[in-house]
Context: one part of a larger RNA
RNA sequence: CUGGGCGUAAAGCGUACGUAGGCGGAUUGGAAAGUAGGGGGUGAAAUCCCAGGGCUCAACCCUGGAACUGCCUCCUAAACUAUCAGUCUAGAGUUCGAGAGAGGUGAGUGGAAUUCCAAGUGUAGAGGUGAAAUUCGUAGAUAUUUGGAGGAACACCAGUGGCGAAGGCGGCUCACUGGCUCGAUACUGACGCUGAGGUACGAAAGUGUGGGGAGCAAACAGGAUUAGAUACCCUGGUAGUCCACGCCGUAAACGAUGAAUGCCAGACGUCGGGGGGCUUGCCCUUCGGUGUCACACCUAACGGAUUAAGCAUUCCGCCUGGGGAGUACGGUCGCAAGAUUAAAACUC
Numbered sequence: 001c002u003g004g005g006c007g008u009a010a011a012g013c014g015u016a017c018g019u020a021g022g023c024g025g026a027u028u029g030g031a032a033a034g035u036a037g038g039g040g041g042u043g044a045a046a047u048c049c050c051a052g053g054g055c056u057c058a059a060c061c062c063u064g065g066a067a068c069u070g071c072c073u074c075c076u077a078a079a080c081u082a083u084c085a086g087u088c089u090a091g092a093g094u095u096c097g098a099g100a101g102a103g104g105u106g107a108g109u110g111g112a113a114u115u116c117c118a119a120g121u122g123u124a125g126a127g128g129u130g131a132a133a134u135u136c137g138u139a140g141a142u143a144u145u146u147g148g149a150g151g152a153a154c155a156c157c158a159g160u161g162g163c164g165a166a167g168g169c170g171g172c173u174c175a176c177u178g179g180c181u182c183g184a185u186a187c188u189g190a191c192g193c194u195g196a197g198g199u200a201c202g203a204a205a206g207u208g209u210g211g212g213g214a215g216c217a218a219a220c221a222g223g224a225u226u227a228g229a230u231a232c233c234c235u236g237g238u239a240g241u242c243c244a245c246g247c248c249g250u251a252a253a254c255g256a257u258g259a260a261u262g263c264c265a266g267a268c269g270u271c272g273g274g275g276g277g278c279u280u281g282c283c284c285u286u287c288g289g290u291g292u293c294a295c296a297c298c299u300a301a302c303g304g305a306u307u308a309a310g311c312a313u314u315c316c317g318c319c320u321g322g323g324g325a326g327u328a329c330g331g332u333c334g335c336a337a338g339a340u341u342a343a344a345a346c347u348c
Stems, first nucleotide, its partner, number of pairs: 004319003007302002012316001014201004021194003025088006033081002035077008049065006091191001092188003095184005103177007110154001115149007125136002162169002206247006215241002220236004258315006266293013297304002321348003330341004
């Protein structure tokens, strides 16, 4: 070097874009770098291997052969890879016509509910719990009616429904904007796939500056419970949760399943399009998503099964006994918290 793996045993980067690199559709011709065959040169001797011989044997020595798997050069071949020139349309993309959608950003706006404030009615309780108490209330609470303020979240619709690369996205309207699907013919003509480094995005919590603050609520205080109760339960309550602009860069960031392409029985749902048939609300068919079951096949089993964990190819990432340890040290990044890269001694 080759050889094994990565759903749950160790192992898929959180996700995408993309540089170098690796790999790459059909066909014709040229040249001949790789490739294949042949010739020549070289590959010192000793050593190694084989045959024979000499020391009484052996070690050792001698003779001959083979080998030295390599390098250089010449000739030939042209299937494959690479290369040069040309052609093509099945991959990829563009154009035109339709369509669905909580995709994103900004602005505006609506109703229900909680809380607070003001006023009216009204009187002694209200809250809360397993039971209580802390708490609120005759300075008029709770309840109820009207008006007002303010913040946050959007009931029903709602659906293994939809959209997005992932994180994620849900009242309504408008503006700007990304992607996707179907149908059609025309165009470009391999323009493709993956992707070390790199760049961008990336829940919640946290953090900086300035706002905002209704409800909820780490910390904290009190009341209970208890042997104790730094908890579970209750009454309060500050950061935070919200907004703007920065930072952080992590999650059971999960389908615990990298991306792409081709092939391999079916059945039943559902979402978005197209075509056809008629008895007009059904049937047949096709493309793209999203699910359930199930054959072949795979799997240690569980299970997976055209959305593969099947059969193959390409590229990347990762794994190599448990603990020590995702730690120490060093580097890089960060305001910090810390993140990332990442050992060893020792021990079983």